[in-house]
């Protein structure tokens, strides 16, 4: 230098051909227990890596850049 994959909640990851951003775990509160763990209910937490473009509408499509992983020369 070239190719491929990946980037979404604190962490691990879904999001099936563009149409409300989700799960598990963790965290806060409550219930429950003599108390703790386990359990149940509930809540907060996201500029979807950054920017631009297409579109009525973009996590999703296109382009550029950045970070990470692998491969080729």
């Nucleotide at each position: 230098g070239c190719c491929u994959g990946c980037g979404u909640a604190g962490c691990u990851c879904a999001g099936u051909u563009g149409g409300u951003a989700g799960a598990g775990u963790g965290c806060g509160g409550c219930c429950a227990u003599g108390g703790u763990a386990a359990g149940g209910c509930u809540g907060a937490g996201g500029u979807c890596g950054g920017g631009a473009g297409u579109u009525c509408a973009a996590a999703u499509c296109u382009c550029c850049c950045c970070a990470c992983a692998g491969g080729c020369u």
Molecule: transfer RNA
Organism: Candidatus Pacearchaeota archaeon